[in-house]
Molecule: transfer RNA
Organism: Crocinitomicaceae bacterium
RNA sequence: CGGGAUGUAGCUUAGUCCGGUUAAAGUGCUGGUCUGGGGGACCAGAGAUCGGGAGUUCGAAUCUCCCCAUCCCGA
Numbered sequence: 001c002g003g004g005a006u007g008u009a010g011c012u013u014a015g016u017c018c019g020g021u022u023a024a025a026g027u028g029c030u031g032g033u034c035u036g037g038g039g040g041a042c043c044a045g046a047g048a049u050c051g052g053g054a055g056u057u058c059g060a061a062u063c064u065c066c067c068c069a070u071c072c073c074g075a
Base pairs, nucleotide, nucleotide: 001074002073003072004071005070006069007068010027011026012025013024020058029045030044031043032042033041034040051067052066053065054064055063
């Protein structure tokens, strides 16, 4: 320098293919209940506007462009 992959709650992932109802799940966190207590189980709640920006569109996590970070391949 060229090519490719990944980036979504604290953490781990789904959703992207084919744009469309409240961004979902597990774990963790907070509160409550059960238990003599612990462990554990159950119930409820908070938490991400999707790496950043711009564009297309009635509408973007999803499409296009630029940039950033990590990893891989090539020179």